THF (Tetrahydrofolate) riboswitch aptamer from a bovine gut metagenome, 93 nucleotides, folded computationally. Its Rfam family is "THF (Tetrahydrofolate) riboswitch aptamer". The literature on the family includes a 2011 paper in Structure by Trausch et al., "The structure of a tetrahydrofolate-sensing riboswitch reveals two ligand binding sites in a single aptamer". The RNAcentral record of the sequence draws on MGnify. The model forms 91% of the base pairs in the Rfam consensus.

RNA sequence: CAGAGUAGGUCCGGCGCGUAAAGUGCCGCGGGAUGGGACGUUGCCCGCGGACGAAGCACACGCAUGUGCGCGGUGCCCGGAUCGCAUCCGCUG
Numbered sequence: 001c002a003g004a005g006u007a008g009g010u011c012c013g014g015c016g017c018g019u020a021a022a023g024u025g026c027c028g029c030g031g032g033a034u035g036g037g038a039c040g041u042u043g044c045c046c047g048c049g050g051a052c053g054a055a056g057c058a059c060a061c062g063c064a065u066g067u068g069c070g071c072g073g074u075g076c077c078c079g080g081a082u083c084g085c086a087u088c089c090g091c092u093g
Stems, first nucleotide, its partner, number of pairs: 001093003008083007015075002017072003026050007036089003040085001056069005
C1' cells in the first nucleotide's frame, strides 16, 4: 500500500401468515447483539406505550371451515445473486 472477513439492505425463487387485520411503515421510552478481539451508532433486533391504516372476489357450505385467483410498502423462514462496519489492534499478500 492492497485484500479477506459482520450485523444487515435490495432483487428473484420456494414455503408460509393475514385479509373475521395481525404484520409492515411512523413517534416516544427501555434493553440487546453486531467483521478475529475490544469499543461503538447514524445501521439492525427485542419489549412496552401512542397515533394512523387496507382489496377482496368466486365456488362448495347452515355458521364455521376448505379450495382457487388476487391483495399486503406481509415473515427473527430457506436457497440464489448482489451491496456491505467507524476507531484501535489482529489476519493475508